[in-house]
RNA sequence: GCCAUCUUAGCUCAGUUGGUAGAGCAAUUGUUUUGUAAACAAUCGGUCGUCGGUUCGAGUCCGACAGAUGGCU
Repeated sequence: GCCAUCUUAGCUCAGUUGGUAGAGCAAUUGUUUUGUAAACAAUCGGUCGUCGGUUCGAGUCCGACAGAUGGCU
């Protein structure tokens, strides 16, 4: 320098036909216990990497840029 894949909650990841963004873990609160842990219930947490474009409507399609990983030279 070129090519491919990836970027979604604090962490690990889903979201497969474009139609109201989810799970597990973590955190908080409550129940239970003499107390802790565990268990159970609930709650909190996101401008979907950034900027544009297409569309009635974009996490999803298109372009540029940034970052990560791998490959080629």
A computed fold for a 73-nucleotide RNA from a Candidatus Moraniibacteriota bacterium, annotated as transfer RNA. Its Rfam family is "tRNA". Gene Ontology term of the family: triplet codon-amino acid adaptor activity. About the family: Transfer RNA (tRNA) molecules are approximately 80 nucleotides in length. It is annotated as a transfer RNA. The RNAcentral record of the sequence draws on ENA.